[in-house]
Context: one part of a larger RNA
RNA sequence: AACGAACGCUGGCGGCGUGGAUAAGACAUGCAAGUCGAACGGGGUCGUAUGAGAUUAUAUCAAGUGCGGUCCAGUGGCGGACGGGUGCGUAACACGUGAGUAAUCUGCCGGAAGGAGGGGGAUAGCCCAUGGAAACGUGGAUUAAUACCCUGUGUGGCCUCAACAGGCAUCUGUUGACGGCCAAAGGUGGCGCAAGCUGCCGCCUUCCGAUGAACUCGCGGCCUAUCAGCUUGUUGGCGGGGUAACGGCCCACCAAGGCGAUGACGGGUAGCUGGUCUGAGAGGAUGACCAGCCACACUGGAACUGAGACACGGUCCAGACACCUACGGGUGGCAGCAGUCGAGAAUCAUUCACAAUGGGCGAAAGCCUGAUGGUGUGACGCCGCGUGGAGGAUGACGGUCUUCGGAUUGUAAACUCCUGUCAUGUGAGAGUAAGAACCAGGGAGUAACUGCCUGUGGUUUUGAGAGUAUCACAAGAGGAAGAGGCGGCUAACUCUGUGCCAGCAGCCGCGGUAAUACGAAGGUCCCAAGCGUUGUUC
Repeated sequence: AACGAACGCUGGCGGCGUGGAUAAGACAUGCAAGUCGAACGGGGUCGUAUGAGAUUAUAUCAAGUGCGGUCCAGUGGCGGACGGGUGCGUAACACGUGAGUAAUCUGCCGGAAGGAGGGGGAUAGCCCAUGGAAACGUGGAUUAAUACCCUGUGUGGCCUCAACAGGCAUCUGUUGACGGCCAAAGGUGGCGCAAGCUGCCGCCUUCCGAUGAACUCGCGGCCUAUCAGCUUGUUGGCGGGGUAACGGCCCACCAAGGCGAUGACGGGUAGCUGGUCUGAGAGGAUGACCAGCCACACUGGAACUGAGACACGGUCCAGACACCUACGGGUGGCAGCAGUCGAGAAUCAUUCACAAUGGGCGAAAGCCUGAUGGUGUGACGCCGCGUGGAGGAUGACGGUCUUCGGAUUGUAAACUCCUGUCAUGUGAGAGUAAGAACCAGGGAGUAACUGCCUGUGGUUUUGAGAGUAUCACAAGAGGAAGAGGCGGCUAACUCUGUGCCAGCAGCCGCGGUAAUACGAAGGUCCCAAGCGUUGUUC
């Protein structure tokens, strides 16, 4: 000097930060990932139109049917691989940095080319029956799709072969050839009597890009030799399997290699980095918050789906723990946000809002979002402000000391005149809002219309924080100072009590009857809403 600090005494306000470092201990409760009806068939409900039929024949009720709104579970699509948490493991291509992939993949997005023909069988839901305490099933009948399947076509792509060019062995690029393999889905608007035309969103194949990811290599960064030898898929080859892809990644066979005092192997510790702290620097220490990468998600293992996971709030198996149970069997995973218990010196609200930023879905309206934006809480840190200003000598009272004369506290107080920050009260009152919807206009385009583009104009409308910040006014010095030290180091001294006792102490050391070192008082010094102590680093 510093700190994610803790403890003691004390504590007025604000701004900005920051707060489970220990038990990756266990968790009650609520929320944290949904969305799309413009993919699909149903069910409920409401409105409207029609209406078999019923009746008091005015009119009312009404099975059913059509359309529209809304809610519900289901099929289907996209997203649940992001965002958020933690640091267990890991000494490793995990990270950092620089290269490489002629050894690779990439949903959504952008660009380009081409295409979407014909058919089919199911299944959830619903209905019926039935098992079970529940969780959850079983059987039958029936139904839809952008769900699933078959087939046609092939701009193209893949496989095989040949030639040319290039390179770094396999290869890559271009061209050609006989043959083989590989696609698709619709939805919703506009115009039209219709046929049809057309817009938007989707679908399929291929190429390029972008983004993201995967793999390989050089170099770099802990301790230990009281760890000296280690290794049999081990090291290499041939052939195969597997993967998006190279590879002992895996397998069969063959060879006997490979690593090591430039520290292998073993043990200990540890997430890495940008950075942070310190220091003149070199260096040392460190890796909270913020950002990048990695690893993990009760413990261990495994795969499925998918563009992407071997998946925190998915699946399966095993285990420990906890809960429900009708004892047959089931259920759960806060290292998400709050919160509880526990252990601990020690670390906050079971808060508000999606208004902004961002994300998911959706054509959109919108819905969801404990990401995020806010508020709350802790002097935990940094910064700022205040606790009044000026005048005021009889140098008051009181206190303390005293050589008893006085000195000091001390312009300090009283008193006089002011000011009004903050806090208090009253009133006014933001920015953060950009957009979005609708109407009209303009533009390109179209046979025409719609859709599309465009703040060109108008209307309506969106704020959690918040009646907050801020401003104005009012009143009144009123509500706001402590902590540690005073022997030397080290700024600051006397009296009294105690008497090697009680005690102090960072080091030296004080205390045994005149203690500036212990306790108390007065005075004083230094910091100040803090001040000291302890711990840790330089």
Predicted 3D model of a 538-nucleotide part of an RNA (small-subunit ribosomal RNA, 5' domain) from an uncultured prokaryote. Its mean pLDDT, the model's own confidence on a scale to 100, is 83. The full RNA is in RNAcentral, with records from ENA.